[in-house]
Molecule: Glycine riboswitch aptamer
C1' cells in the first nucleotide's frame, strides 16, 4: 500500500405489522378503565444436527449451543419517535501480502 474479517453510546439512507376501537375525562391522542390486536428495540423458550460426559454402546441418557421460528413480560397498535436489519461512509481490533 492491497484485499480480508470482526466489532461500535458514531453519521447518512432504506425499513414492516396490529385499534385515529369502546367507556368516562380533559385544553391536548390529557388522563383512568375495558375489550381487541402486533412482533423487528430488550427479554424468555428449543428440534434436528454438531460438541462434550455417562452407559447394559449401529443405540440410549445427560449437559451446551441459533434464528426474522415460539412466547407476548416488556413495548407497540393516525402522524411523529422509536425500530431488528440492510447498504454506505467513518472509526477500533486481528490478522495475509
Nucleotide at each position: 500500500c492491497u484485499g480480508a474479517u470482526a466489532g461500535c453510546a458514531c453519521u447518512u439512507u432504506g425499513g414492516a405489522g396490529a385499534a385515529u376501537u369502546c367507556u368516562g375525562u380533559u385544553a391536548a391522542a390529557u388522563c383512568a378503565g375495558a375489550u381487541g390486536c402486533c412482533g423487528a428495540a430488550g427479554g424468555g423458550g428449543c428440534a434436528a444436527g454438531g460438541c462434550g460426559g455417562u452407559c447394559u454402546a449401529u443405540g440410549g441418557c445427560c449437559g451446551u449451543u441459533a434464528a426474522u421460528c415460539u412466547c407476548u413480560c416488556a413495548g407497540g397498535c393516525a402522524a411523529a419517535a422509536g425500530g431488528a436489519c440492510a447498504a454506505a461512509g467513518g472509526u477500533u481490533g486481528u490478522g495475509u501480502u